[in-house]
RNA sequence: AGAGUUUGAUCCUGGCUCAGGACGAACGCUGGCGGUGCGCUUAAUGCAUGCAAGUCGAACGAACCUAUCCGCUUCGGCGGGGACGGAGAGUGGCAGACGGCUGAGUAACACGUAAGUGACCAACCCCGGAGCGGGGGACAAGCCGGAGAAAUCCGGUCUAAUACCCCAUACGUUCCAUCAGCUACGGCUAAUGGAAGAAAGAUUUAUCACUCUGGGACGGGCUUGCGGCCUAUCAGAUAGUUGGUGGGGUAAUGGCCUACCAAGUCGUAGACGGGUAUCCGGUGUGAGAGCACGAACGGGCAGAGGGGGACUGAGACACGGCCCCCACUCCUACGGGAGGCAGCAGCAGGGAAUCUUGCGCAAUGGGCGAAAGCCUGACGCAGCGACACCGCGUGAAGGAAGAAUGCCUUAGGGUUGUAAACUUCUUUUGUUGGGGAAGAGAUAGGACGGUACCCAACGAAUAAGCCCCGGCUAACUACGUGCCAGCAGCCGCGGUAAUACGUAGGGGGCGAGCGUUGUCCGGAUUUAUUGGGCGUAAAGGGCGAGUAGGCGGCAUGCCAAGUCCCGUGUAAAAUCUCCUGGCUUAACUAGGAGCGGUCAUGGGAAACUGGCAAGCUUGAGGACAUCAGAGGAGAGCGGAAUUCCCGGAGUAGUGGUGAAAUGCGUAGAUACCGGGAGGAACACCAGAGGCGAAAGCGGCUCUCUGGGAUGAACCUGACGCUGAGGCGCGAAAGCAUGGGUAGCAAACCGGAUUAGAUACCCGGGUAGUCCAUGCCCUAAACGAUGAAUACUAGACCUAGGGGGUAUCGACCCCCUCUGGGUCGUAGCUAACGCGAUAAGUAUUCCGCCUGGGGAGUACGGCCGCAAGGCUAAAACUCAAAGGAAUUGACGGGGGCCCGCACAAGCAGCGGAGCGUGUGGUUUAAUUCGAUGCUAAGCGAAGAACCUUACCAGGGCUUGACUAGCCUUUGACAAGCUAGGGAAACCUAGCCUUCCUUCGGGACAGAGUGCACAGAUGUUGCAUGGCUGUCGUCAGCUCGUGCCGUGAGGUGUUGGGUUAAGUCCCGCAACGAGCGCAACCCUCGUCGUUAGUUACUAUGUCUAGCGAGACUGCCUCUAAAAAAGAGGAGGAAGGUGGGGAUGACGUCAAGUCAGCAUGGCUCUUACGCCUUGGGCUACACACACGCUACAAUGGCCAGUACAAAGGGCUGCAAAGGAGCGAUCCGGAGCUAAUCCCAUAAAGCUGGCCCCAGUUGGAAUUGCAGGCUGCAACUCGCCUGCAUGAACGCGGAGUUGCUAGUAAACGCAGGUCAGCACACUGCGUUGAAUACGUUCCCGGGCCUUGUACACACCGCCCGUCACGUCAUGGAAGUCGGUAACACUUGAAGUCGCUGGGCUAACCCUUAUGGGAAGCAGGCGCCGAGGGUGGGAUUGGUGACUAGGACGAAGUCGUAACAAGGUAGCUGUACCGGAAGGUGCGGCUG
Repeated sequence: AGAGUUUGAUCCUGGCUCAGGACGAACGCUGGCGGUGCGCUUAAUGCAUGCAAGUCGAACGAACCUAUCCGCUUCGGCGGGGACGGAGAGUGGCAGACGGCUGAGUAACACGUAAGUGACCAACCCCGGAGCGGGGGACAAGCCGGAGAAAUCCGGUCUAAUACCCCAUACGUUCCAUCAGCUACGGCUAAUGGAAGAAAGAUUUAUCACUCUGGGACGGGCUUGCGGCCUAUCAGAUAGUUGGUGGGGUAAUGGCCUACCAAGUCGUAGACGGGUAUCCGGUGUGAGAGCACGAACGGGCAGAGGGGGACUGAGACACGGCCCCCACUCCUACGGGAGGCAGCAGCAGGGAAUCUUGCGCAAUGGGCGAAAGCCUGACGCAGCGACACCGCGUGAAGGAAGAAUGCCUUAGGGUUGUAAACUUCUUUUGUUGGGGAAGAGAUAGGACGGUACCCAACGAAUAAGCCCCGGCUAACUACGUGCCAGCAGCCGCGGUAAUACGUAGGGGGCGAGCGUUGUCCGGAUUUAUUGGGCGUAAAGGGCGAGUAGGCGGCAUGCCAAGUCCCGUGUAAAAUCUCCUGGCUUAACUAGGAGCGGUCAUGGGAAACUGGCAAGCUUGAGGACAUCAGAGGAGAGCGGAAUUCCCGGAGUAGUGGUGAAAUGCGUAGAUACCGGGAGGAACACCAGAGGCGAAAGCGGCUCUCUGGGAUGAACCUGACGCUGAGGCGCGAAAGCAUGGGUAGCAAACCGGAUUAGAUACCCGGGUAGUCCAUGCCCUAAACGAUGAAUACUAGACCUAGGGGGUAUCGACCCCCUCUGGGUCGUAGCUAACGCGAUAAGUAUUCCGCCUGGGGAGUACGGCCGCAAGGCUAAAACUCAAAGGAAUUGACGGGGGCCCGCACAAGCAGCGGAGCGUGUGGUUUAAUUCGAUGCUAAGCGAAGAACCUUACCAGGGCUUGACUAGCCUUUGACAAGCUAGGGAAACCUAGCCUUCCUUCGGGACAGAGUGCACAGAUGUUGCAUGGCUGUCGUCAGCUCGUGCCGUGAGGUGUUGGGUUAAGUCCCGCAACGAGCGCAACCCUCGUCGUUAGUUACUAUGUCUAGCGAGACUGCCUCUAAAAAAGAGGAGGAAGGUGGGGAUGACGUCAAGUCAGCAUGGCUCUUACGCCUUGGGCUACACACACGCUACAAUGGCCAGUACAAAGGGCUGCAAAGGAGCGAUCCGGAGCUAAUCCCAUAAAGCUGGCCCCAGUUGGAAUUGCAGGCUGCAACUCGCCUGCAUGAACGCGGAGUUGCUAGUAAACGCAGGUCAGCACACUGCGUUGAAUACGUUCCCGGGCCUUGUACACACCGCCCGUCACGUCAUGGAAGUCGGUAACACUUGAAGUCGCUGGGCUAACCCUUAUGGGAAGCAGGCGCCGAGGGUGGGAUUGGUGACUAGGACGAAGUCGUAACAAGGUAGCUGUACCGGAAGGUGCGGCUG
């Protein structure tokens, strides 16, 4: 520091994901030791048990116990006294307000920071001053009595004090009066007079206590500035509310409380409300700025089951105190009582999850005490937990026959791997034994602890796992599995060769841990202050004037708020950084230094910002002069056209469309003429023109009115810019009321089209369109570009104004300002593009954006008559959605061009019969493959057996075939014979080797076993090779250079030309390669050489070698290039005809069954042999052919002319037999010699006479022939007989452009036989092509694209089904905070106090007073009740849309002109996408 992921590829935008670090963690697997830390994040849920706050006898009294004393004694003990002793209850003092726990509440002066307190307090402690005199009455405990289950309580009576009370005294103190000084005005200092208020003793001789008072220290109360969460879908809040006065209250200010008076106070700089949350030092991360967090440790605050309250006290409204209400738990004798672990342990519960009911007060600290000491679950330790961090170990060195094993393998080897074994060594750790601390300052005292540590012995001994290995990301193979099982952080793997699943081997990483999950920061410049954007990616408000706010021209002076500099204070400690030290090291810890604020304060500077003062004119505004304009509002006027009405004239149609029909018309239309009515809109001018802020504005005239430009430089003197809220304007559609209505026209009704047509087209037609008034407030309201200012090359056009020059004249020309445009430099931009009218360079202000979908939707609020508008989420879901550009492909886009592509022709096919192939069906099997063009007379150049792969049956099992080892035999086998059998095969017999160094070898068989053979079994989607097709189309690329960020482009495009990327010219290209062409074969002419056969010879012919044709020549056209047109000559003329030859590639095209081949599968069978059958089936469908339908013919007779082939298990002549197939025969021929072999159509003559025929031959019967082991299934041929369909073929479709089509026959391969097929050969021998509009295919350029599996593409909506989340909903069930009324505990305060009362006073001694208590009343008051609302959540029949889901249904809306251009606001309509109207946009 980056990486993966949108695409065919590219750049950009943009989200998602990963690599890092961290944790109070949890889970999975694993686990040796030690140190240091940490350990209920959830239920502030409930708690059994024990402990956690007591102490003081030197404050006090009584009772008790005892040392001890006395008495008695049965010697056991009993009774009495009894402290310098002890313990516990009580009175009293201090502590209990600290320490410890927790984070529920709290958005607040709670916290942090800095100040203030002249508005305050203060126990214990320290320093100082003064004092400590006299007296009195009680109450606990105790005793007696009583109530109660208990807790506890009541009555009587006795008693002490450092408890309580009174008197005296008063240096200070407080108050009052008088008065002085200073002041920050509730202060300080000082004087005089008056008033008020104190005390306690204990123990012992030294202290500790006590009272008043001044100061300090520590601590606290209160106040203030600033700072730190979300929400405006919370915008108004507030009656003690804001302020004042008097009073009360407090330690103290204050509406803190109260009475009265006033009506304020707070708030868009966010009040009020809602949600959430203890705050900080700090912690994690980050380069930092930040972001997130607030465990442990430390500071503050808050809380103690929920709520309220006060008491005591220096301090509390009090965790282990009190009272009351509520909930809960426990005890109970049912009458009443008790309790509060968010202290330490521990239990239950909840939860993914968090420890011992341990030891000790030895240390540190705290309370009490004079002290000893007591108490201390604070604390110090130990225990449990890999929870975290840190350290150590599980051995070290040597050791190659590179052992064995495992795994892989191309079978050679590789790897595991110096790893192991083995040798030598060590002992951290471990076990055993021995010694043994510091921690403790001063006598003693150590929980930890027989611990740390040290010594010795033993022995490699006790000690390794986890995750990963497709890319990101370090690490690869085998097997298994077969879209299954599974994996997955993202992209994505898995459908038979998975480095992605599982296992193994190997490897990589970390290591007593390793992974996973969760959360935070980072990467993320992905909220952008540092440090982003807004033309098209998300994003400029529809427009304006303007409020608050923000920002602001030139120059001077002053101030010093911002700003800058220096100082002071503070920012606790810990943490962090640096240095140094202590534990063997480290973690940990100690010391020192540093860092840290938007802080406070003192001093200084004055450039800039700001403030104040007084100026300036250039910004802005005004006045003056001139000018253009569809700028706005109102009123009036005008002509053309449509329609309607009237009249005339006139007759059968008109209208409309792609074509029609509906419609109108003989009741007289349309067309034509004249007259009239009415409404709406204003041709030409008219322009990329003008005006306006935008929406928008167009006939003419008048009235009123806004803005702008230019000129000159008279006035004001910064008056400016922007502009949140708020206000105004705002196309079309729409709404309301009232008018109006010619044309047009949603809806609607017809007619067409169509599979349908709720559309496009046609005929009608209502709202509406128009006017007035009032609403609505939205648009692709667009330049998809906010406003303002300044600066930064030019060129051209245009509108308005001014000037110069010049002139008859602004006619031209030049300069300038303001508008409207085009091109373009720099620059910017992802690119496209923008470019003085910026998207450049800068400044100011406003608005807006932060992945796609859900959604501009729901809910809430505001507005609206409604339609609806504005504001505006979430759940859920996806790994993208996008922008620009590139290459292709495609288009019912365009241009150019070609092809038997169409057209023009000829002959066919499609109908019939038959043949062949295929599908289908059938079958035991009908073997398999080929399936649009590019399968279908194809593989198959020939299935009776064989072939043969299929089926049935019978057999064989190292096998029919190749090759090896072992054992055994020398005979077996082969051959022959016999038997069985359909054959294969089985059984038996006969027959029988060679070499030898005698070990054996060769050969052959058998045997059993091993490796193996074999498979037309599977995969053509694992492959090689070969082939088809586009297509014999003219294309496909490369090197270098150049252009572009890049994909890529250029070249290869353009102008011509060609059959051709053929050639020429031009050109940031220059060259080159594969294709084209040529070179090759063949035919055509000539020459020449040779000549087996042929031939008299020339010639023909055959086989060679040459020549010839190149636009070479001429004319014309052309750019006078390429080339084209015509002509001459020539056998042939513009590639002369034909063939071979098939670029880069496409179709996962075809073939595992031709062959080869990886993997998989079978192995007495999916192998092999054999007999028979099948591949030949037959309702039917298709493809390719043959024969025909006849007279251009058929039949009969005669007769003529080829080429190219084949022939030795072959072709076969002559001759003969047969009607014939054929047979007999065998000459000749290994072939220019012989044979197949008569070519046929043709020609000549004759018959037939238009008919299902003398056309046509299918079918069938009989009789034959040939091949072959064998013609039944299932061959071909012959003769005789039979004589079917068929009379030229629907939609549609094929071939062919010349020696071609068509017609005619011949030959060959295959082959025993079988040819209507195939491959060749010749014979006869046409017609037509105007032309490129259309169909098909192709090439080039261009254009659009949402396609890239590439239009057989993509894709939209309804409906149906499933899943999920959400909204609405009659209701229903809760939560929260208030309000109103009511009730009202405890308690403070106030009033009262007739009942009661020790201290003080008076007194006649009884009472009275003072002071108080009970009780009563009142205000307030927790809580309860009732009520109507607010707000928030759960649930809810039903319902709405949404998202997702493999192949469902209906259509085809969008992307190409997407087949009606699309999109858009609005309105209406329709199963649905959608359609239509009106206006707008070009994307």
The prediction has a mean pLDDT of 85. Predicted 3D model of a 1483-nucleotide RNA (small-subunit ribosomal RNA) from a marine metagenome.